[in-house]
Order: sequence, then C1' cells, then structure tokens
RNA sequence: CUGCACUAGUCGGGGAGCCAGCGGUGCCCUGUAACCUGCAAUCCGCUAUAGCAGGGAUGAAUUCCUUUCGGAGGAUAAGCUCCGUGUUGCCAGCCGAUGGUAAGCAGCGUAGAAGGUUCGGUCUUGCGCAACGGGAUCCCGUGAACCAUGUCAGGCGGGGAACCGAGCAGCAUUAAGCGGUGCAUACCGUGUGCCGCAAGGCAGCCGGACCCGAGCAGGCUGCCAUUGUACCGGAUGUGGGGCGGUUUCAAAUUAAGGUGUGCAG
Repeated sequence: CUGCACUAGUCGGGGAGCCAGCGGUGCCCUGUAACCUGCAAUCCGCUAUAGCAGGGAUGAAUUCCUUUCGGAGGAUAAGCUCCGUGUUGCCAGCCGAUGGUAAGCAGCGUAGAAGGUUCGGUCUUGCGCAACGGGAUCCCGUGAACCAUGUCAGGCGGGGAACCGAGCAGCAUUAAGCGGUGCAUACCGUGUGCCGCAAGGCAGCCGGACCCGAGCAGGCUGCCAUUGUACCGGAUGUGGGGCGGUUUCAAAUUAAGGUGUGCAG
C1' cells in the first nucleotide's frame, strides 16, 4: 500500500415549554439517499457515560468526532403605544354641593336705593253682630173598631109615667205619634266672616306717611375657601396585544483537522 473480517461511532438536529436535571412523547423550525417494533402528560424512561427494552442496517469515512462559516427559527431587556381590570378625592382637571366676594353681564333705584322715625296690618284675649248647622217651642196638616172627650140618631137597660142611665155608628175635638213650614222665639254649636267695639302685644315680615340722599341685590360668568364623586381624565398596581430593537440559543449549509483491532498478500 492492497484485500477480507471486526469494533467504537452513526442511522437526524435544534427552539420554547415541562422538569431538581437529562432524554422522549405533544407544539414549532430545519434537514434527509439514510432504520423498525413496544412504552408515555391526573406523563413515560433514566441520573451526569442521563430515554428504556428488543431487532436490523452501515461502519473507519462524501456518511463518525472536534473546531469554523452561516444563520431558518425560537426566547428575551430598555423604550414607545393600545386594550382589560383593581386601588386612589391626601389628584389643582371633568361633573356637582355650600359659604364668601362683587371684576364683568342682566335686574331694581333721583318717578328716590339702603337706613331711620312713626302709624296701621299680620298675632292674642273678651264682647257684639252676621252667616251656617242642630234639636226644641210656636204654627199648619194628619192622627184612635173597643180600652180618649163632647154630642150621641137608631137600638138597649130601669121606671106605671114623667124621665133617668150606659152607650155603638156618625160628626166634632184632641193625646202620643207622623209630616210640613220658617215670618217668629230662646238655647247650643262652629276649620264661618274683606264685619264692629275694647284691651294687650308688636321680634320678624307687609303696607302708608315723613326724614335723609346713592346705592341695593346676588340670577349668570369670573375669583377665593370648604366639601362630595372613581363616569371621563390623572397617578399607581396587575394582565394582555402591537411597534421596537438589545441579549441569547441555534437547524440546514461551508471550510479545516482528527479517527481503532486482527488475519493474508
């Protein structure tokens, strides 16, 4: 150096997640000419030589190992922005409440504001008048088969008779009762009165007269103070989306280097 047989290795890799950690199943990216069966998310198998069990292929190199290039894809910091949600009025905004002020607007005022004096009303008590209501009296009507009155035809009783007696109906009257009227009478009452008289009271309010002579008032805006309110806005906590680009892992790919044993020639 050549041939044969074998062995290590390889037969995909990576990201996020899960996990004490590693690998796998599930998700995503990437790649292949290049394994098969069984197991597994209320998981499965392992333990730093970190899937396990069984079978197969390839095999020391275009395929294995190390480094390099590359950068698909994933994750992620600052910052900005949007949405949801919690808290906060000890958030000067928004929206309200109250008090003040009187700069502006509107209003009242020399046809007299505000203030002062005085009179009256409003208020209380008593009396009166009136109104209304009530029952009573008075008045009118009606009102009793007998047990009301008067008169009592007829009839009845007594009597020799004169006559006497009781008495139904009728008529008249009346009691209780019932009804009516209000001209009248007295009494009682009142959510009554542009009513009268007397006494009291008079803080406030209203009205009149007089004095005086320029303000009054606080409706709207403004300003000041106090206060309420979590709808909006502000602040803050938290969750999510987007922009952004920092950091990090990293597949395919590229280049360089490295790699065992036996036998025979």

Predicted 3D model of a 265-nucleotide RNA (Bacterial large signal recognition particle RNA). The model forms 91% of the base pairs in the Rfam consensus. The coordinates come from a structure-prediction model, not an experiment, and the mean pLDDT is 76. Rfam family: Bacterial large signal recognition particle RNA. Rfam's curators write: The signal recognition particle (SRP) is a universally conserved ribonucleoprotein involved in the co-translational targeting of proteins to membranes. It is annotated as a non-coding RNA gene. It was read from a public genome assembly, where an Rfam model found it.